[in-house]
Context: one part of a larger RNA
RNA sequence: CUCAAUUAAGGGAAUUCGGCAACAAUAGCCCUGUAUCUUAGGUAUAAGGGGUGCCUGAAAAUGAAUAAUUUUCAGGUUUCAAUAACACGGGGGGUCCGACUGUUUAGUAAAAACACAGGUCACUGCUAGUCUGCAAAGAUGAGAAUAGUGGCCGACUUCUGCUCACUGCCAGUACGUGAAAUCCCCAUUCAAGGGGCCUAAGCGCUGGUGAAGAGCGGGCCUAACUCUGAGGCUCUCACGGUAGCGUAAUACCUUGCCGAUUUAUUGUCGGCUUGCACCAAGGAAGUAACGAGAUCCCCGCUGUCCCUAACUGAGACCCG
Numbered sequence: 001c002u003c004a005a006u007u008a009a010g011g012g013a014a015u016u017c018g019g020c021a022a023c024a025a026u027a028g029c030c031c032u033g034u035a036u037c038u039u040a041g042g043u044a045u046a047a048g049g050g051g052u053g054c055c056u057g058a059a060a061a062u063g064a065a066u067a068a069u070u071u072u073c074a075g076g077u078u079u080c081a082a083u084a085a086c087a088c089g090g091g092g093g094g095u096c097c098g099a100c101u102g103u104u105u106a107g108u109a110a111a112a113a114c115a116c117a118g119g120u121c122a123c124u125g126c127u128a129g130u131c132u133g134c135a136a137a138g139a140u141g142a143g144a145a146u147a148g149u150g151g152c153c154g155a156c157u158u159c160u161g162c163u164c165a166c167u168g169c170c171a172g173u174a175c176g177u178g179a180a181a182u183c184c185c186c187a188u189u190c191a192a193g194g195g196g197c198c199u200a201a202g203c204g205c206u207g208g209u210g211a212a213g214a215g216c217g218g219g220c221c222u223a224a225c226u227c228u229g230a231g232g233c234u235c236u237c238a239c240g241g242u243a244g245c246g247u248a249a250u251a252c253c254u255u256g257c258c259g260a261u262u263u264a265u266u267g268u269c270g271g272c273u274u275g276c277a278c279c280a281a282g283g284a285a286g287u288a289a290c291g292a293g294a295u296c297c298c299c300g301c302u303g304u305c306c307c308u309a310a311c312u313g314a315g316a317c318c319c320g
Base pairs, nucleotide, nucleotide: 001315002314003313004312006310007309008308010306011305014304019301028052029051030050031049032048037042039155053077054076055075056074057073058072059071060070061069062068078082090299091298092297093296094295095294096293097291098290102114103113118153119152120151121150122149123148124147129140130139131138132137156286157285158284159283161216162215163214166213167212168209169208170207171206172205175204176203177202183196184195185194186193217235218234219233220232221231244278245275256272257271258270259269260268261267
C1' cells in the first nucleotide's frame, strides 16, 4: 500500500449525480395514544409517550389444597445499560406511473413492461365458428350464445365529443360492366379461327358502420383610454379538437411567468397557460390501498464528509 472487519472527540450530509455505503439509528412484549385521506374495509405497529432484570412481602383467580401455575400491588436492590448477548420495523410529507396479489429478459434490465378481475367490439345456431392436417380425421367439446374463438382497453369513480370524404367491413342493387363453357351466325376439306346472345363472383352504383384503419384548418376586421375579442366577413374541408388536463414520463423557445420551499435551487410542489407537437377504450381526467418502481423535502442517525487516526486478520513488501 491492497483486501476484510472494528472503534472514533467536536460537527452532523458540509460528501455525492443521488444519504451510495454503513445492524449508524429503530427494533421484542405490555400499557397508553394515534392525524390526514378513504372504495368506510383500511391507512395503523400511523406518529408520539411510559414500562421491562432480580429480591422480599401481600392480595386475587384456577385448584381439594397452607402443592402448583398465572395475574396484580407495595417496598427494596445491582449496573453506563435489564427484549443488556443472539434474534429483532428508522419514521413522516408532496408529486408521477401502474389499481391491487402475481409474471418477465436462466448469464447486464424486475420495471411505468406482461398478466389480471372488469369494459367493449367482431365471428359463431352446431354437419357452427376458430385451429391442426393433402385427406380421412382430430382439438375447442362428450361444451351449446350466461357458450366458444379472436381484437382492443385494463380495478373503481366521472365520462368517452365531431367526421363515413379515403381505406376496410356489412347490406342492397331497376341498371352498366363482366371470363370460360353451352347455344347461334360466319369461315374452314376437317380443324384452328372470327363475331354475337346469355351470364357468376367482383367492380361501378345506392346506403350503413369509429370501443373498424384513420382524421379532427387558415386569413382579415371588430367593444366609450389601452389590451382582449363575445361578434362579423371570407377561403377551404368529410369534419374542423368537445369535456377534461396542460411548460406535462409529452413544451422547441425554456432555467416560460408568479407564489412556496433554501443564506443561495437549471430542482420540487401549487397556480397561470397563446398546447413547437395533450386529448377522450393506440382511452381522458381523478383516485383510497399497494410498490426491492421514478423524483423532491423534513425529522432521527451516523467516518459519506471536515480529516483523518488507532487496532485486528490475510496478502504485498523486507531479511534469512